[in-house]
RNA sequence: GCCGCAAAGAGCAAACCCGGCGCAAGCCGGGGACGCAAAGCCACAGAGCCCAAUGGGCUGGCUGGGCUACCGACC
Numbered sequence: 001g002c003c004g005c006a007a008a009g010a011g012c013a014a015a016c017c018c019g020g021c022g023c024a025a026g027c028c029g030g031g032g033a034c035g036c037a038a039a040g041c042c043a044c045a046g047a048g049c050c051c052a053a054u055g056g057g058c059u060g061g062c063u064g065g066g067c068u069a070c071c072g073a074c075c
Base pairs, nucleotide, nucleotide: 001075003072004071011036012035016031017030018029019028020027021026034061040067041066042065044064045063046062047059048058049057050056051055
């Protein structure tokens, strides 16, 4: 470097509930764990979703791609 077996120490946090923001999709905080080897970050392409719709927004835990990172078997 590749890779994700085992292990070790960690981490994140679905649905749902409460409070708040937003027309909404959805987001933030708390609780809570379905899961995750990048479920860390980025809306570039596709896809889906929303709207006060020639436009604007949301989803990175939809797919692709980019950047970064703990551990360390095989190679």